[in-house]
Source information:
Predicted 3D model of a 473-nucleotide RNA (Bacterial RNase P class A) from a marine sediment metagenome. RNAcentral holds the sequence, with entries from MGnify. Of the family's consensus pairs, 94% are formed in the model.
RNA sequence: UGGUCCGGGUGACCGCUUGCCCCGCUUCUGGCGGGGCGAGAGGAAAGUCCGAGCACCGCAGGGCAGGAUGGUCGGUAACGCCGACCGGGGGUGACCCCAGGGAAAGUGCCACAGAGAGCAGACCGCCUGCCUUCGCCAAGGCUUCGGCAGGGCUUCGCCCCGAAUAGGUAUCAGUACCGAAGGCGGGCUUGCCCACCGUAGCUUCAGCGGAGGUGGGUAAGGGUGAAACGGUGAGGUAAGAGCUCACCAGUGCCGGUGGUGACACCGGCAGCUAGGUAAACCCCAUCCGGUGCAAGGCCAAAUAGGGGAGCGCAAGAGGGCGGCCCGUUCGAGGCUCCCGGGUAGGCCGCUAGAGGCCGUCGGCAACGGCGGUCCCAGAUGAAUGGUCACCGCUUCUUUCAAAAAGGUUAUGGGGGCUUGUCCUCCGAAGCCUUGGCGAAGGAGGAACAAAACUCGGCUUACAGGACCGCUUU
Numbered sequence: 001u002g003g004u005c006c007g008g009g010u011g012a013c014c015g016c017u018u019g020c021c022c023c024g025c026u027u028c029u030g031g032c033g034g035g036g037c038g039a040g041a042g043g044a045a046a047g048u049c050c051g052a053g054c055a056c057c058g059c060a061g062g063g064c065a066g067g068a069u070g071g072u073c074g075g076u077a078a079c080g081c082c083g084a085c086c087g088g089g090g091g092u093g094a095c096c097c098c099a100g101g102g103a104a105a106g107u108g109c110c111a112c113a114g115a116g117a118g119c120a121g122a123c124c125g126c127c128u129g130c131c132u133u134c135g136c137c138a139a140g141g142c143u144u145c146g147g148c149a150g151g152g153c154u155u156c157g158c159c160c161c162g163a164a165u166a167g168g169u170a171u172c173a174g175u176a177c178c179g180a181a182g183g184c185g186g187g188c189u190u191g192c193c194c195a196c197c198g199u200a201g202c203u204u205c206a207g208c209g210g211a212g213g214u215g216g217g218u219a220a221g222g223g224u225g226a227a228a229c230g231g232u233g234a235g236g237u238a239a240g241a242g243c244u245c246a247c248c249a250g251u252g253c254c255g256g257u258g259g260u261g262a263c264a265c266c267g268g269c270a271g272c273u274a275g276g277u278a279a280a281c282c283c284c285a286u287c288c289g290g291u292g293c294a295a296g297g298c299c300a301a302a303u304a305g306g307g308g309a310g311c312g313c314a315a316g317a318g319g320g321c322g323g324c325c326c327g328u329u330c331g332a333g334g335c336u337c338c339c340g341g342g343u344a345g346g347c348c349g350c351u352a353g354a355g356g357c358c359g360u361c362g363g364c365a366a367c368g369g370c371g372g373u374c375c376c377a378g379a380u381g382a383a384u385g386g387u388c389a390c391c392g393c394u395u396c397u398u399u400c401a402a403a404a405a406g407g408u409u410a411u412g413g414g415g416g417c418u419u420g421u422c423c424u425c426c427g428a429a430g431c432c433u434u435g436g437c438g439a440a441g442g443a444g445g446a447a448c449a450a451a452a453c454u455c456g457g458c459u460u461a462c463a464g465g466a467c468c469g470c471u472u473u
Base pairs, nucleotide, nucleotide: 001469002468003467004466005465006464008391009390010389011388012387013386014385016040017039018038019037020036021035022034023033024032025031026030042448046459047458049457050456051455052454053453054292055291056290057289066288067287068286069285070284071085072084073083074082075081086100087098088097089096090095101283102282106281107280108277109276110275123222124221125218126217127216128215129214130213131212132211133210134209135208136207139204140203141202142201143200145198146197147196150194151193152192153191157188158187159186160185161183167178168177169176170175230248231247232246233245234244235243249273251270252269253268254267255266256265257264258263296348297347298346299345306339307338308337309336310335311334318330319329320328321327355374356373357372358371359370360369361368362367393445394444395443396442397441398440399439400438404434405433406432407431408430412426413425414424415423416422417420
């Protein structure tokens, strides 16, 4: 994991239902009581879900509505059941599951989440137009500060040129000493301006980048989901996309091969792709009359009612009082008998059947053929039960307790040398610890559920147990 089977056993006693036999009583085709010998719930008797038999009712035929079923081929009396196979799904596997026609006829629905749930969708992301804003870089402009070998102007002072000058003084003389000025002169110096260089800041336009807003494109990527409109790769594109291509998957059509068939395999073509859901409506195909043994049939009391006959209807049928007569009283659609329907009740239906078991043959199997053998509950407020003893199963517990494992060790054995009553290894029996095959005692436990006309199935419930096949480790 698949299948088959069991659903406590034996005995005693006391009951219950029932068949046959015997006895007794009786209102006698029967009933009651007693005795004897037999029989007496299930694998599901359950649910009453499906299919039949059987019974009654209905029915010319056709259709609508409604219900059921739904791969193929078989089995069967039949089925919504069973078998084998096909297809799909799950499992490592044995094996299991499928309400298994149609979703490219139509309609509906697809929770939650998600931007979007089906002629889809723009949330993030990617690409892009415009607007706002910020930043960066180069160039230009302006400003600050600093530098400066360029240019211009300039203050004070000094130096140079002018000048071995003019001039002055001394001297006989030669000569010696003092020594200016005028300058659009030159230089240094001071400050300013311009140019140049550097630095920092401000600003402008172009470019690039960031952020925000807004419009468009995009289904590649992210994210949500059970499910998001084939998959992978390349090309392509602003970015992307079956947009294009290759391969793969899937679908439809055509052809071939195999198979009774569902279907499988192979080849070609096509469009490029079609979500799920029909135990949702719906469409297609097939099947279906209804009710169930409380069916239905038979016998049949009392009371009431129906039909018929007779009697009576005031000169009194009949009833009450009463044992009866007389009597008394009540008294007119009433009395007596017969017939038929129905009820209570009883009987049949009712348990011999699409039956069980065994064997054999056919078939992968479901199942079928043949032969043999057996008789196996029929109750009707509804029997099939109870008690005790023993045994079996099982749970707990007490005592004992086998194997095995570990520890310990001698007057045992092996080895070593430093020969010591030393070291080391192995170690029986016994003892200790664990263990718990098994034995005995004690106390419990044992399910689901019970025929109701019968059968074939399905489904559901079930303590515990036995056996077989296969799988995995």